[in-house]
Context: one part of a larger RNA
């Protein structure tokens, strides 16, 4: 695991993994709305001013869940490292005065489409369309204003004429590219020299001494890092023309100027999630596999492509290299790897499709769009193999998702109810969910633990005490087609609880036990090995027997009856393992 034979209660549960990752009818499994994007429905409600609102455009999900184990043996997996070799939609929490080139300008808001709808067509047939007419936006696109100060380079004049000053012009968010730079410190002194202030002195267009100061630099084992600066570039990414609730202030009283709480958006920078590489160790049986690999990348180097980065990942061009009996290469696995399971003294042995975690796949291969994320399959395009409809011109399809059918086999369960619980995803406190929960089927399994208790009488022990030994009496077993009343559930069922809703447990009225029922099975009774040398049948037949062995006319063993053992609501039988 699967069969057989039995099967009252009650709890709990595994279940098409082996064989065909074999095929699948038919239903469902992923959608979604707030006070906040977008509503003239010729739709509905009424308190006639709003609300409810199919459809539909927008935005987000669908990469998560569910299922299977074909593949796969240094691969996945595990534990361990690395990311200074990247990338994140979506959480949190930071951050953005600068957009324009300036005589003629929408900033109280800019342009032009489209669906839904309206209607007119097509075709056997679809979740197929096409023309005409309208109309939104947080779709698509356009595009400004408020408000500093500084620095860079130039550089008209001006000047005490070789040094200072300087109207005015150009440049100057950030994000990307490329280049070039700053990001320091290796011991320890001393003089001279330049200039700048400031002080003494003297021949005062100057001379000479003397004094004093030179300032900053994050962080890591580590860097071309953080983080500045400069130059020149850019199919110039971003810097809010939106929503909803309150609705006040201030005045020059103008349809003036100010304003709170939010929702949605939005680039960079962190953050938490998540991933993609990557370091080291560590796998089955096989030598009836011993040499493998390489110009069609094997191994290493330059450089370039490509990628989110690294890396022969690809390309170009060099160089001859890399594994191997410490078993490469090759075969084979009825091989996804891992937490874990069985069996055990200790060491081992053996299982692991299977609920956790990690791969992989969705009929075979292959590509590929979209998007923060797929080489996605309830996604989309060929090709192979099945297969469906057709008016034969086309068209559409992938249950290893719940169900459920065919097959296949020793082998595996309902075309059931619900989103109440766990959670999950949506614009969301509401809808979605065969994630998941309930219920059915179910002796995979595992746990409870009914099917009788007591008592009288009557009969048989036993010890112990009297001996009235024929025996009594006390403490006790135990058997009985003999009485008795007690006590309960299997079951029935009002009710209430239970549940989303039921069922079922769980309480509970009210019925429910006397052997002929409310009746226990399954094997076995020669040994091993617990229990019959009792009847009958049969005669080396039939048949039992895991093994020895048993049956040829007194069968301890075969087929029955009768008694008896073992286990027990289960036993048995086969396999596989230990």
């Nucleotide at each position: 695991u699967a069969c057989g034979c039995u099967c009252g209660c009650a709890u709990u549960u595994a279940a098409g993994a082996u064989u065909a990752a074999g095929c699948c009818a038919u239903g469902c499994a992923u959608g979604u709305g707030u006070c906040a994007g977008u509503u003239u429905a010729a739709a509905a409600a009424u308190u006639u001013a709003u609300u409810u609102g199919a459809g539909a455009c927008u935005g987000u999900g669908a990469a998560u869940g569910g299922c299977u184990c074909a593949u796969u043996a240094u691969a996945u997996c595990a534990g361990u490292u690395a990311u200074a070799g990247u990338u994140u939609a979506u959480u949190u929490g930071a951050u953005a005065g600068u957009c324009c080139c300036u005589u003629a300008c929408u900033a109280c808001u800019u342009g032009g489409a489209u669906a839904a709808c309206c209607g007119u067509a097509g075709u056997a047939a679809u979740u197929c369309u096409a023309g005409a007419g309208c109309u939104a936006a947080u779709a698509c696109a356009u595009g400004c204003a408020u408000c500093a100060a500084g620095a860079c380079c130039u550089g008209a004049c001006a000047u005490u004429u070789u040094u200072u000053g300087a109207a005015g012009g150009g440049u100057u968010g950030u994000a990307u590219u490329u280049a070039u730079u700053a990001g320091a410190u290796u011991a320890c002194a001393a003089a001279a020299c330049c200039a700048u202030c400031c002080c003494u002195c003297u021949u005062u267009u100057a001379g000479a001494g003397g004094c004093u100061a030179g300032u900053g630099u994050g962080g890591u084992g580590a860097a071309u890092c953080a983080u500045g600066a400069u130059a020149a570039g850019u199919u110039u990414g971003c810097g809010g023309a939106u929503c909803g609730c309150a609705u006040g202030g201030c005045u020059c009283c103008a349809u003036g100027c100010c304003g709170g709480c939010g929702a949605c958006a939005g680039a960079u920078c962190a953050u938490a999630u998540a991933a993609g590489u990557u370091u080291c160790u560590g796998c089955c049986c096989u030598a009836u596999c011993a040499g493998c690999u390489u110009u069609g990348g094997a191994u290493g180097g330059u450089a370039g492509g490509g990628u989110a980065u690294u890396g022969g990942c690809c390309u170009a061009c060099c160089a001859u290299g890399g594994c191997a009996u410490u078993a490469a290469c090759g075969g084979g696995u009825a091989a996804c790897g891992g937490g874990a399971g069985a069996u055990c003294a200790g060491g081992g042995u053996u299982u692991g499709a299977c609920u956790c975690c990690g791969g992989a796949g969705a009929g075979g291969g292959a590509g590929c769009c979209u998007g923060a994320g797929a080489g996605a399959c309830g996604g989309c395009u060929a090709c192979c193999a099945c297969a469906u409809c057709c008016a034969a011109g086309g068209a559409a399809g992938g249950c290893a998702g719940c169900a459920g059918g065919c097959g296949c086999g020793c082998a595996a369960a309902u075309u059931a109810c619900c989103c109440a619980a766990u959670c999950c995803u949506g614009a969301c406190a509401c809808a979605g969910g065969g994630a998941g929960g309930u219920a059915g089927u179910g002796a995979c399994g595992a746990u409870u633990a009914a099917u009788a208790a007591c008592a009288a009488u009557g009969c048989u022990g036993g010890g112990c005490c009297u001996u009235u030994u024929c025996a009594g009496g006390u403490c006790u077993g135990g058997c009985a087609a003999u009485u008795g009343g007690a006590a309960u559930g299997a079951g029935a069922a009002c009710g209430a609880u239970g549940u989303a809703a039921a069922c079922a447990c769980c309480c509970u009225a009210u019925c429910g036990a006397g052997g002929a029922c409310c009746a226990a099975u399954u094997g076995g009774a020669g040994g091993g090995c617990a229990a019959g040398u009792c009847u009958g049948g049969u005669g080396c037949c039939a048949g039992c027997a895991g093994c020895c062995g048993c049956g040829g006319u007194a069968a301890u063993u075969c087929c029955a009856g009768c008694u008896c053992c073992a286990a027990u609501a289960g036993c048995g039988u086969a396999u596989a393992u230990u």
Predicted 3D model of a 578-nucleotide part of an RNA (small-subunit ribosomal RNA, 5' domain) from Stephanopyxis turris. Rfam family: Eukaryotic small subunit ribosomal RNA.